[in-house]
The part of an RNA shown here (small-subunit ribosomal RNA, central domain) has 350 nucleotides and comes from an uncultured bacterium. Its mean pLDDT, the model's own confidence on a scale to 100, is 88.
Context: one part of a larger RNA
C1' cells in the first nucleotide's frame, strides 16, 4: 500500500470563500485517446507448468507443448469514459412580486438600578456570617428626600422563538449594507458540487499604544475557619473587563456529528411564507415549500441510540486514525512584541 474506519473506543480540520487537482444532467451526430476484439512481430535460453522419456528410483538430464498475464505495428467495434459540434431545461444562477429576522456597520437617543458628589430629614448603629470578626459610623454612617456626575449592561416581551459559514447576535430611532425564504415563470443554458496548497474571518484570555472606569474583579491586604489553609466564606483591591487602532489565532471553537446530491412508514409542536374548501368575514380544516424541536417504524449499531435536521440506503471529494506512557514534549522549519502558535519525532518503557 491494501484493508478498515472517523458520535461516545484512536480519529471531522474551529469556520468559510476559493486556486491546482478530482468527480460531474439529458438527447443527437463525428472523432477513436481510454475500453473491447482480430492478426503480425517480439516477448533470448535455462528456470516455471503440463504431457512423454534416460540415468535400477528420486534428486538431475533430454524432448514436446504451454505460460512469459508485456511492448510495437496493423484491421475492425463504438455501448461507457474522454473529446469536438450544433441543441435542451429537470441542476444551477439572473431579473420580478412579497413578508420574516438580536445578520453585519455607524451616528443618535431613553429609563430602570450600582457607586459617587452636593443639600434637607433623622440618631446610634450599619454592614457582614453558620457563628463571627476584618470594615463604615457622633468629622453624624446605615435609612430617607431632592439635585448633580459618570460608566456599564439593556428588566418584563423572551419562547428546545429568530438570524448568522462558525464565532457569535437583544432597550429605541437612523445611515449604508450581506444572506436566507415563498410566489411566479421572464432570461442564461450545466455555468455543477468538493476542495491539498492559498486568502479573509474567528470567544474568553493576552499583547502594543493612546483614552476610559461606575460595578464586578485575577493578583495582593486583612479578617475568619482549620491540625495547617499560600483555599473554599466575609471586608478591601490593582491589573482587567469598556472604547480606538494593531497584534495573538487558541476552546469540550461541541451536535464531542465535515461538504454535497438523490432515495427510504408514520405521528405531534413550532417560526416564516404560498395554495384550496367552507364563510357575509374572522375562527376552524386540507394541501404544500423552507427552518427549528419531540415521539417512532424499518434499518444501521458493540451497547447507549441514530431514525427525512440519520448515525438508514448510495455516490464524489477533502479533513483525519492505525496499542497505552514518553508526548502534543524535543529538535529543526515557519508565525508571533512577547506569552506562545503550527508543523511534529525518536530512544526507552509497558
Nucleotide at each position: 500500500c491494501u484493508g478498515g474506519g472517523u458520535g461516545u473506543a484512536a480519529a471531522g480540520g474551529g469556520a468559510g470563500c476559493g486556486u491546482a487537482g478530482a468527480c460531474g444532467g439529458a438527447g443527437u451526430g463525428g472523432c477513436a485517446a481510454g475500453u473491447c476484439u482480430g492478426a503480425u512481430g517480439u516477448g533470448a535460453a535455462a528456470a516455471c507448468c503440463c504431457g512423454g522419456g534416460g540415468c535400477u528410483c528420486a534428486a538431475c538430464c533430454c524432448c514436446g507443448g504451454g505460460a512469459c498475464u508485456g511492448c510495437a505495428u496493423u484491421g475492425g467495434a463504438a455501448a461507457c469514459u474522454g473529446u469536438c459540434a450544433a441543441u435542451c431545461u429537470a441542476g444551477a444562477g439572473u431579473a420580478c412580486c412579497g413578508g420574516a429576522g438580536a445578520g453585519g456597520u455607524a451616528a443618535g437617543c431613553g429609563g430602570a438600578a450600582u457607586u459617587c458628589c452636593u443639600a434637607g430629614u433623622g440618631u446610634a448603629g450599619c454592614g457582614g456570617u453558620g457563628a463571627a470578626a476584618u470594615g463604615c459610623g457622633u468629622a453624624g454612617a446605615u435609612a430617607u428626600u431632592a439635585g448633580g456626575a459618570g460608566g456599564a449592561a439593556c428588566a418584563c416581551c423572551g419562547g428546545u422563538g429568530g438570524c448568522g459559514a462558525a464565532g457569535g447576535c437583544g432597550g429605541c430611532u437612523u445611515u449604508c449594507u450581506g444572506g436566507a425564504c415563498u410566489g411566479a415563470a421572464a432570461c442564461u443554458g450545466a455555468c455543477g458540487c468538493u476542495g491539498a496548497g492559498g486568502c479573509a474571518c474567528g470567544a474568553a484570555a493576552g499583547c502594543g499604544u493612546g483614552g476610559g472606569g461606575a460595578g464586578c474583579a485575577a493578583a495582593c491586604a486583612g479578617g475568619a475557619u482549620u491540625a495547617g489553609a499560600u483555599a473554599c466564606c466575609c471586608u478591601g483591591g490593582u491589573a482587567g473587563u469598556c472604547c480606538a487602532c494593531g497584534c495573538u489565532g487558541u476552546a469540550a471553537a461541541c451536535g464531542a456529528u465535515g461538504a454535497a446530491u438523490a432515495c427510504u412508514a408514520g405521528g405531534u409542536g413550532u417560526a416564516g411564507g404560498g395554495g384550496g374548501u367552507a364563510u357575509a368575514g374572522a375562527c376552524u380544516c386540507c394541501c404544500u415549500c423552507u427552518g427549528u424541536g419531540c415521539c417512532g417504524g424499518a434499518g444501521c449499531a458493540a451497547a447507549c441510540g441514530c431514525a427525512a435536521u440519520a448515525a438508514g440506503u448510495a455516490u464524489u471529494c477533502c479533513g483525519c486514525c492505525u496499542g497505552g506512557g514518553g508526548a502534543g514534549u524535543a529538535c529543526g522549519g515557519c508565525c508571533g512584541c512577547a506569552a506562545g502558535g503550527u508543523u511534529g519525532a525518536a530512544a526507552c518503557u509497558c